[in-house]
């Protein structure tokens, strides 16, 4: 120093441009003599700037962290 990859909820991973889900976890309730498990319901996210597009988590770029290859 080139080249390529990843960024979503607390965390672990979905999401063919057309409402952004899911398991754990958190908090509520149900049940139990208390709890636990279980069942049900709640709230919780798209690194950052900008462009394309009637719409952009998706394409295209700047930056920013992270990791892989080559030397």
């Nucleotide at each position: 120093a080139a080249g390529c990859g990843u960024a979503u909820a607390g965390u672990u991973c979905a999401a063919a441009g057309g409402u952004a889900g899911a398991g754990c976890a958190a908090c509520g309730g149900u049940u139990u003599c208390c709890a636990a498990a279980a069942c049900c319901g709640u709230a919780g996210a798209u690194a950052u700037g900008g462009g394309u597009u009637c719409g952009a988590a998706u394409c295209c770029u700047u930056u920013u962290a992270c990791g892989c290859u080559u030397g």